[in-house]
Context: one part of a larger RNA
RNA sequence: CUGGGCGUAAAGGGUGCGUAGGUGGUUUCUUAAGUCAGAGGUGAAAGGCUACGGCUCAACCGUAGUAAGCCUUUGAAACUGGGAAACUUGAGUGCAGGAGAGGAGAGUGGAAUUCCCAGUGUAGCGGUGAAAUGCGUAGAUAUUAGGAGGAACACCAGUUGCGAAGGCGGCUCUCUGGACUGUAACUGACACUGAGGCACGAAAGCGUGGGGAGCAAACAGGAUUAGAUACCCUGGUAGUCCACACCGUAAACGAUGAUUACUAGGUGUUGGAGGAUUGACCCUUUCAGUGCCGCAGUUAACACAAUAAGUAAUCCACCUGGGGAGUACGACCGCAAGGUUGAAACUC
Numbered sequence: 001c002u003g004g005g006c007g008u009a010a011a012g013g014g015u016g017c018g019u020a021g022g023u024g025g026u027u028u029c030u031u032a033a034g035u036c037a038g039a040g041g042u043g044a045a046a047g048g049c050u051a052c053g054g055c056u057c058a059a060c061c062g063u064a065g066u067a068a069g070c071c072u073u074u075g076a077a078a079c080u081g082g083g084a085a086a087c088u089u090g091a092g093u094g095c096a097g098g099a100g101a102g103g104a105g106a107g108u109g110g111a112a113u114u115c116c117c118a119g120u121g122u123a124g125c126g127g128u129g130a131a132a133u134g135c136g137u138a139g140a141u142a143u144u145a146g147g148a149g150g151a152a153c154a155c156c157a158g159u160u161g162c163g164a165a166g167g168c169g170g171c172u173c174u175c176u177g178g179a180c181u182g183u184a185a186c187u188g189a190c191a192c193u194g195a196g197g198c199a200c201g202a203a204a205g206c207g208u209g210g211g212g213a214g215c216a217a218a219c220a221g222g223a224u225u226a227g228a229u230a231c232c233c234u235g236g237u238a239g240u241c242c243a244c245a246c247c248g249u250a251a252a253c254g255a256u257g258a259u260u261a262c263u264a265g266g267u268g269u270u271g272g273a274g275g276a277u278u279g280a281c282c283c284u285u286u287c288a289g290u291g292c293c294g295c296a297g298u299u300a301a302c303a304c305a306a307u308a309a310g311u312a313a314u315c316c317a318c319c320u321g322g323g324g325a326g327u328a329c330g331a332c333c334g335c336a337a338g339g340u341u342g343a344a345a346c347u348c
Stems, first nucleotide, its partner, number of pairs: 003320003007302002012316001014200004021193003025087007033080002035076008048066007090190001091187003094183004102176007109153001114148003118144003124135002161168002205246001207244004214240002219235004257315006265293011297304002321348003330341004
């Protein structure tokens, strides 16, 4: 390489858009590149393969036959490809609807924490397993009224919803993306996947400028302890927040790539549509999601089971014993931190 694999044993790219490439619906006509059939040429000898024979056997040797491939030519037309014409079920558009924490910007609300000012009030408060550090007679804690500021949005809230993933949750407005249902007016295969590429991408971190209530790496102190560079307590700075720019990684997980078709049922739930009905109830049919249980089948087992890990097809990524090692070197990217790509010696 082939083969076999990729939920948990090694292995699905973090996610999308899309280039090349690969693959591709139905019908008719045509072509004959692939494909198939016939004929001819070539395929040197030796060697290979098959059969028979010769050295007592074998190795060895001899005789006969022979392959694939390539070229020429004559045909076939089912399938693939090319050309022409058409179709509507794939895909898309239109029209009519309803749902949603989808995204961006602006405004705004209440509860709570902290701080400030004032009143009442007096000796404690706080904290813990127990304490102490800490705060407090310069009047704290508690309580009442007023003010400031930042961050997050209780209840609703739900295996609920939306988004490609990351993710998204007070309320209002503006701008805006996508999906779903019904219809069947339009286009007529316009499709699927996607190496490179481009874009997005939690948290932490970095740069510049703001902001800073609470929380809190580092740090300081008090405890605990044999020690305690921890767990507990009192403080506390980066950071957490905003704008712009970078980083590009996560157990980025469903540890399960995308698309399409098919394959028992049962039961919840979300958004539509149809039937039945007096009816928003209930019943029933259907589409799109989201859960649970379960047959066949699959699986090493666990389990999966129409949201497949079943049965098939197309395309991409990846794996090939453990350690060394996601390291070294080189290259590319980055302000840096570092990231991406990614070995070997040696060893078991």

Source information: Predicted 3D model of a 348-nucleotide part of an RNA (small-subunit ribosomal RNA, central domain) from a metagenome. Its mean pLDDT, the model's own confidence on a scale to 100, is 86. The RNAcentral record of the full RNA draws on SILVA.